Context: one part of a larger RNA
RNA sequence: CUGGGUGUAAAGGGAGCGUAGACGGUUUUGCAAGUCUGAAGUGAAAGCCCGGGGCUUAACCCCGGGACUGCUUUGGAAACUGUAGGAUUAGAGUGCAGGAGAGGUAAGUGGAAUUCCUAGUGUAGCGGUGAAAUGCGUAGAUAUUAGGAGGAACACCAGUGGCGAAGGCGGCUUACUGGACGAUAACUGACGCUGAGGCUCGAAAGCGUGGGGAGCAAACAGGAUUAGAUACCCUGGUAGUCCACGCCGUAAACGAUGAAUACUAGGUGUUGGGAAGCAUUGCUUCUCGGUGCCGUCGCAAACGCAGUAAGUAUUCCACCUGGGGAGUACGUUCGCAAGAAUGAAACUC
Numbered sequence: 001c002u003g004g005g006u007g008u009a010a011a012g013g014g015a016g017c018g019u020a021g022a023c024g025g026u027u028u029u030g031c032a033a034g035u036c037u038g039a040a041g042u043g044a045a046a047g048c049c050c051g052g053g054g055c056u057u058a059a060c061c062c063c064g065g066g067a068c069u070g071c072u073u074u075g076g077a078a079a080c081u082g083u084a085g086g087a088u089u090a091g092a093g094u095g096c097a098g099g100a101g102a103g104g105u106a107a108g109u110g111g112a113a114u115u116c117c118u119a120g121u122g123u124a125g126c127g128g129u130g131a132a133a134u135g136c137g138u139a140g141a142u143a144u145u146a147g148g149a150g151g152a153a154c155a156c157c158a159g160u161g162g163c164g165a166a167g168g169c170g171g172c173u174u175a176c177u178g179g180a181c182g183a184u185a186a187c188u189g190a191c192g193c194u195g196a197g198g199c200u201c202g203a204a205a206g207c208g209u210g211g212g213g214a215g216c217a218a219a220c221a222g223g224a225u226u227a228g229a230u231a232c233c234c235u236g237g238u239a240g241u242c243c244a245c246g247c248c249g250u251a252a253a254c255g256a257u258g259a260a261u262a263c264u265a266g267g268u269g270u271u272g273g274g275a276a277g278c279a280u281u282g283c284u285u286c287u288c289g290g291u292g293c294c295g296u297c298g299c300a301a302a303c304g305c306a307g308u309a310a311g312u313a314u315u316c317c318a319c320c321u322g323g324g325g326a327g328u329a330c331g332u333u334c335g336c337a338a339g340a341a342u343g344a345a346a347c348u349c
Stems, first nucleotide, its partner, number of pairs: 003321004007303002012317001014201004021194001023192001025088007033081002035077008048066007091191001092188003095184001098181001103177007110154001115149007125136002162169002206247006215241002220236004258316006266294013298305002322349003331342004
């Protein structure tokens, strides 16, 4: 290499869009590139295989046949693949009329709470802990009342509830806007699936410029604890967390499970539609789309999975091939940097 694999043993790309490529519904007609078949030429000799023969035998040598799985030319076949044309509607998409949703972006706005400021009441403590202390307070704190400022987050509703490709999304209102779903069957007529490269999106932290800064809080300081305590606990506290624009491009980016299609017992919740029946506020049955649990067959090393498969099959992509060295070195690309991506070997067990 082949093969065998990828939930947990090594292994699914963080996610989407999509180029080349690979693969691709039903039916019909033509062509004949692949495919099948006949013939001819060629496929040197030696060698190889089979059957004979010659040296006393063997090695060796000679003769005949086969093979040389290939290539070229030519006559045919038309099931399948291909290709050209026609048709069709079950895949895919569009239209009409619906309901659901923390989907996205922008603007506006609301109340609770923390902190701070001002004023009133009021007086000696407050705070904190396992216990304390640092800290705050007679320059009037904590508590309480009224007014004001400012930033951030949205209790209850709230739900193995919803939406989104993933990351993720939660007060309310408005504007713009993406997707999915059910129903209908008017239209297009295979327009599909996957997708190396490529492009786009991508939590938190971090970086650049300019704002903002209530609370929280790396670093840092102090107080404790301790043998020590560069920690856990406490009092403070700066970056940061927030906003705008631009980078970064990584996560246990997890369902540790790539995408698509078809098929394969049941039961029970929940969510968004639809239909029928009975009925008035609903109930029953059926059905499509999601999201959970249990479970048969089957699968699995076991755990477990089980119509949301890890079952049975097909297509395409990605990845793995003993542990360490090492996601390191070197080179290259990207980045302001931090670093990211690609990614060895010696040696060793």
Predicted 3D model of a 349-nucleotide part of an RNA (small-subunit ribosomal RNA, central domain) from a metagenome. The full RNA is in RNAcentral, with records from SILVA. It matches the Rfam family "Bacterial small subunit ribosomal RNA".